Overview
Predicted 3D model of a 75-nucleotide RNA (c-di-GMP-I riboswitch aptamer) from an Alphaproteobacteria bacterium. The coordinates come from a structure-prediction model, not an experiment, and the mean pLDDT is 90.

RNA sequence: CUGUGACAAUGGCAAACUACCGGUAACGGUGGGACGCAAAGCCUCUGGUCCGCAAGGGAUAGCAGGGUUACCGUA
Numbered sequence: 001c002u003g004u005g006a007c008a009a010u011g012g013c014a015a016a017c018u019a020c021c022g023g024u025a026a027c028g029g030u031g032g033g034a035c036g037c038a039a040a041g042c043c044u045c046u047g048g049u050c051c052g053c054a055a056g057g058g059a060u061a062g063c064a065g066g067g068u069u070a071c072c073g074u075a
Base pairs, nucleotide, nucleotide: 002075003074004073005072012037013036017032018031019030020029021028022027035062041068042067043066045065046064047063048060049059050058051057
C1' cells in the first nucleotide's frame, strides 16, 4: 500500500417504539430504548423510494452504486 473480517481485543454506532422540540409533509434534533451494523463515519454524483400543487424544491447515506476518511486483526 492492497485484499480481507476467520480468531481475538479496545471500543463505536443505534432500528422499531416512545417523551419533548422543529417542519405543510416526508422526516430531522435531544433523551430513553436496542433490531441490527466492519465503516450503520462523512458526502446527494447516479439510480431507486418517500414528501410536496409544483419547482432548478425537500427527505432517505441503516435502499443500491459511487467518492472520501478511519481502529484492530490477518494474508
Background:
The sequence was found by an Rfam model in a public genome assembly.